RNA sequence: CGCGUGGGCAAUCUGCCUCCGAGUUGGGGAUAACCCCGCGAAAGCGGGGCUAAUACCGAAUACGGUCUUCCGGCGCAUGUCGGGAUGACCAAAGGUGGGGAUCUUCGGACCUGCCGCUUGGAGAGGAGCCCGCGUCCUAUCAGCUUGUUGGUGAGGUAACGGCUCACCAAGGCUUACGGGUAGUUGGUCUGAGAGGAUGAUCAGCCACACUGGGACUGAGACACUGCCCAGACUCCUACGGGAGGCUGCAGUCGAGGAUCAUUUGCAAUGCGCGAAAGCGUGACAAUGCGACGCUGCGUGGGGGAUGAAGGCCUUCGGGUCGUAAACCCCUGUCAUGAGGGAGCAAAAGCUCAGCCUGAAUAGGGUUGAGUACUGAUAGUACCUCAAGAGGAAGUCACGGCUAACUCUGUGCCAGCAGCCGCGGUAAUACAGAGGUGGCGAACGUUGUUCGGAUUUACUGGGCGUAAAGGGUGCGUAGGUGGGUUCGUGUGUUGGAUGUGAAAUCCCGCCGCUCAGCGGCGGAACUGCAUACAAAACUGCGGAUCUUGAGUGCAUGAGGGGAGAGCGGAAUUCUUGGUGUAGCGGUGAAAUGCGUUGAUAUCAAGAAGAACACCGGUGGCGAAGGCGGCUCUCUGGCAUGCAACUGACACUGAGGCACGAAAGCUAGGGGAGCGAACAGGAUUAGAUACCCUGGUAGUCCUAGCCGUAAACGGUGUGAACUUGGUGUGGGAGGAUUUGACCCCUUCCGUGCCGGAGCUAACGCGUUAAGUUCACCGCCUGGGGAGUACGGCCGCAAGGCUAAAACUCAAAGAAAUUGACGGGGGCCCGCACAAGCGGAGGAGCAUGUGGCUUAAUUCGAUGCAACGCGAAGAACCUUACCAGGGUUUGACAUGCAGCUGCAUACUUCCUGAAAGGGGAGUAGCCUUCGAGGGUGCUGCACAGGUGCUGCAUGGCUGUCGUCAGUUCGUGCCGUGAGGUGUUGGGUUAAGUCCCGCAACGAACGCAACCCCUGUGUCUAGUUGCUACGGUGGCUUCGGUCGCCGGCACUCUAUACAGACUGCCUGUACAAGCAGGAGGAAGGUGGGGACGACGUCAAGUCCGUAUGGCCCUACGCCCUGGGCUGCACACGUGCUACAAUGGUCGGUAUAAUAGGAAGCAAUACCGCAAGGUGGAGCAAAUCCUCAAAACCGGCCCCAGUUCGGAUUGGAGUCUGCAACUCGACUCCAUGAAGUUGGAUUCGCUAGUAACGGCGUAUCAGCUACGACGCCGUGAAUACGUUCCCGGGCCUUGUACACACCGCCCGUCACAUCAUGAAAGCCGUCUGCACCCGAAGUCACUGAUCCAACCCGCAAGGGGGGAAGGUGCCGAAGGUGUGGGUGGUGAUUGGAU
Repeated sequence: CGCGUGGGCAAUCUGCCUCCGAGUUGGGGAUAACCCCGCGAAAGCGGGGCUAAUACCGAAUACGGUCUUCCGGCGCAUGUCGGGAUGACCAAAGGUGGGGAUCUUCGGACCUGCCGCUUGGAGAGGAGCCCGCGUCCUAUCAGCUUGUUGGUGAGGUAACGGCUCACCAAGGCUUACGGGUAGUUGGUCUGAGAGGAUGAUCAGCCACACUGGGACUGAGACACUGCCCAGACUCCUACGGGAGGCUGCAGUCGAGGAUCAUUUGCAAUGCGCGAAAGCGUGACAAUGCGACGCUGCGUGGGGGAUGAAGGCCUUCGGGUCGUAAACCCCUGUCAUGAGGGAGCAAAAGCUCAGCCUGAAUAGGGUUGAGUACUGAUAGUACCUCAAGAGGAAGUCACGGCUAACUCUGUGCCAGCAGCCGCGGUAAUACAGAGGUGGCGAACGUUGUUCGGAUUUACUGGGCGUAAAGGGUGCGUAGGUGGGUUCGUGUGUUGGAUGUGAAAUCCCGCCGCUCAGCGGCGGAACUGCAUACAAAACUGCGGAUCUUGAGUGCAUGAGGGGAGAGCGGAAUUCUUGGUGUAGCGGUGAAAUGCGUUGAUAUCAAGAAGAACACCGGUGGCGAAGGCGGCUCUCUGGCAUGCAACUGACACUGAGGCACGAAAGCUAGGGGAGCGAACAGGAUUAGAUACCCUGGUAGUCCUAGCCGUAAACGGUGUGAACUUGGUGUGGGAGGAUUUGACCCCUUCCGUGCCGGAGCUAACGCGUUAAGUUCACCGCCUGGGGAGUACGGCCGCAAGGCUAAAACUCAAAGAAAUUGACGGGGGCCCGCACAAGCGGAGGAGCAUGUGGCUUAAUUCGAUGCAACGCGAAGAACCUUACCAGGGUUUGACAUGCAGCUGCAUACUUCCUGAAAGGGGAGUAGCCUUCGAGGGUGCUGCACAGGUGCUGCAUGGCUGUCGUCAGUUCGUGCCGUGAGGUGUUGGGUUAAGUCCCGCAACGAACGCAACCCCUGUGUCUAGUUGCUACGGUGGCUUCGGUCGCCGGCACUCUAUACAGACUGCCUGUACAAGCAGGAGGAAGGUGGGGACGACGUCAAGUCCGUAUGGCCCUACGCCCUGGGCUGCACACGUGCUACAAUGGUCGGUAUAAUAGGAAGCAAUACCGCAAGGUGGAGCAAAUCCUCAAAACCGGCCCCAGUUCGGAUUGGAGUCUGCAACUCGACUCCAUGAAGUUGGAUUCGCUAGUAACGGCGUAUCAGCUACGACGCCGUGAAUACGUUCCCGGGCCUUGUACACACCGCCCGUCACAUCAUGAAAGCCGUCUGCACCCGAAGUCACUGAUCCAACCCGCAAGGGGGGAAGGUGCCGAAGGUGUGGGUGGUGAUUGGAU
């Protein structure tokens, strides 16, 4: 106790059905229908009259039943079953069929069958009640309850019972009570299972029938299509009154994302009624609609290559759709047409026969045979024939997960997206197409559930750092618990019995052609109950033990706790002395103190707080915590002994106690320190850091608070598991005169480390190892330890503790880098030390900006800016304006045409290009119009147009920095490490030593070139010492020639330098010094640039993918690139006397030269001109300046400086206007050494001086690249700035510090809390009113049956009516829960 499951009723009822027994006698009075009258709109109602029954009412009888009582059996008890006795009480109805005797008033009596009726017993099925167990979420619901719990008695019920009532007692329940949600089960879905979710269809149970209440009738109802009342709603109405209940089948409306026909039939199955025929049945059987699910079938099969057309792609060759199609040969399912055509149907009925009943050949029952009829679906399934491939394929995907790829379009747009993520001009990710993959009458999406998820962990998780150990102890309940033994049989185990409905699932067989579907059988239903058995383990009961635990005795250490007293040092203050101008403080200062005497110093005194040294990863305590000394009280611990108790134990939800600091209350105290506060500094500011002051507080007493990174970030207890080494306390041994050291052992406290564990870090007998017991806690980040509620607190606040919303992460450990105003080591013209510049001026040049028709484009921190450009008047040239041109200025191919190339002269037009003419000369040829040319046309050319973020190549930069990697091995789960780190050393990852590494590669170095020394070889155009010789001579010499190659030089080959030698030092590598040497420790310089970084630069050098243009192509004239309020970079010239100017004098190297360099000579002031010797060059030509010697200038805007401007010229060139260079004369500007800041350079360097060359007609070159001449200073050193290398450390960074990231404010958006209130909804309590109705009482009115009575009348019994209790709805008041809304406001996202 609604359901499930298992039990109970000795506490019960049961119509119809089955079986058994008994009976069915004899009477009475009414009343519907019907007739008459009346009321009403209707629904309906009232009155009068007649009548029947298996309707109603008495009476008789009682096998029997009920009550009372006795005996016996049984039971856990009340009791129950069987038998007996006495008395009382209790029944009934007829209908229909047949009939031989007998009787008859001919109705029948009588006999008999069937269907009924009454009573009793039994059964079956059904119902009622009771009990055990199971059955969602919530404690932010913790207490609930007065008929409540029990008793006695009564009432009531079929029956037990507070079910109801009176009285008595004060109990009862507790995951109760409250809130939310939900019919439940068999089952269904999922899952390996355990589980999780679910409760459509089918079946069992329950509940309900407009909402709420109530009873009546009945075997059964408090009754879906019955009754009464109340309410809401709808309808009718004559306004007086009435009617209704699709959550039955169809159907309508509404709501919704969404769910069908107002069909056919009782033919079958089933049910009700009936004796039966039969009737009824929206149960049911069928059909219809819906791809909603499951299943089967088809949309064709075979052959067919020119691999057709067409589509798509293409590397242009081709590939692919693709045997796919066409075409040829077939087949005929489904659909279509025609024809045939089932099964579901057998019964009941009727006829006959047998058997039973009976007196019976009636009747009835039963068995068998025969017989007729019955089909909604439906002319359906199925069968046959006909014709023809004919009528029949879609949908999703194709970046990964995940099977399947290309093109086009688009261009962070449009869009996609399950997650990761795609899309910013080459998208396999969007859209379309082709192709491909999957499934297929379906496919995809959405929603939902389980799975994956061991991601709530029973199976099967965790808590040192990822989320997670309670701050600590004591202890209640609970959980768990040592050894032996006896008993018991709770758990446990075993088989047995009953049950576990059917269906479902599974297995086997069978039926529809197969399957879906269905039938039969089996298994299963893991469960529950009953009785039996076992006794290992667990529990329980008894007994016993000592090892767990405790007690005792002895000893010991200790900042354990509480109270009282005492002490010294320091600080500050007070008083007095000495003493004078500062003290104090800081990075530096200032505020502050001080001549009214500070600081300093001496003495005395006062006060409060804290206890230096000892002092120690040492001690004690449960934790918080505890530190001067002494005394009193007191807790715990360790060791030793083994006397006592005998499991007394462990843990511990609630509970109780303790609990740093800060804070609070009251009263004291207050020296120092010191939140707040004030002042001074610092700073952009500085509500800070620093300084000067300073109040609460810090201290004491009493009481709150109850939190901390209350941390070992590690709960308590017990057991087990290799070690080493310290330290504190004790005991024992050995030894000693006595100790120490030493050995053993117990307890505590540290470090290292093995196995093992761990994600790693790490832990490691003090575990984070291996196990047991118990407690606490966790479940993505944020919101948030917050809100609301509750409890605690004086308050501050604490404890407990969400959600909405939002994100795709948050987090742990470790790795490699990068970074650090981290550390260590080292290097560099990095700083420092020096020399000279830039930044100021003028000019040149580049850039930005501005301007412009155009001022072409690119380069933009270092690493753009005298860069591309080693040379813009035209050209260049890419830009602009204008004029032209279209197979093109240039290449190739094809077709057609062409006596035609080509060159020259010339005319017209024009700015030229071009256009239009005229003339002259004039092709090759194998004679094929073959080659070439021109014209026309087609393919194509062309583009300095875009994209350097599609690319190649080249280049810059870090950086000539010393680094970057690999193979094998080893270590690590892995990323990765090792090697490459370490100790030294070097310019160097250079070398040495060491080392789980051993080797190797790219870099370094060397090999190459120049230069510095020497040697050999070779001597012309180079050289000329020496010898010879000829001129000239101022006698110094000089110019030639012939010898010569010694020297210089030229240019080829060698030599040389290697830390080789010596000394010192060092293990070595090496370093320092020295010798020799032209050169010494890479001699100097150059070339040479690792892995990579910067989407660095370049599509305008060339190349090149894609895109674009037939003008964005090409030609020409002119212009522009040179434009100028301005800003910047790089340079030149200066500002002067180390100079300027004039005169004189000396010495180079590189390099160039034929459309060239050009000498001597002459002209010009000069630029230059005339002229032309020589030279294709060691021959000729171009060739120095500063320096040095002397004169002048005399510190000035100059004899400095040379801009600018005027004039006159020269040269180049077709042409110097825009826009060339140079020369001369004149002019003679700014500028008197340059702010902040910044650049280069360490030796033949810087600085200064000139010379050459490329480009080039000329030149804006003061640029670039080279050459030589003269020729310094300085470097203590590595603290700092910049850059770099190695090691190490931290990291929340990894497009890597130019990173990441926090908060306020402003604006917008979303969800949420609070809020004066306001509006719903649910509900408690109190009271009012009180329908219907049961029950009780009453019932003076009314009433046929029965009784008494002749009757009247009375009695019995009943009815209306009335009263009372209860009582739905309603009302009033007062609480509670919950939802919505609300100006404003809070924090959060």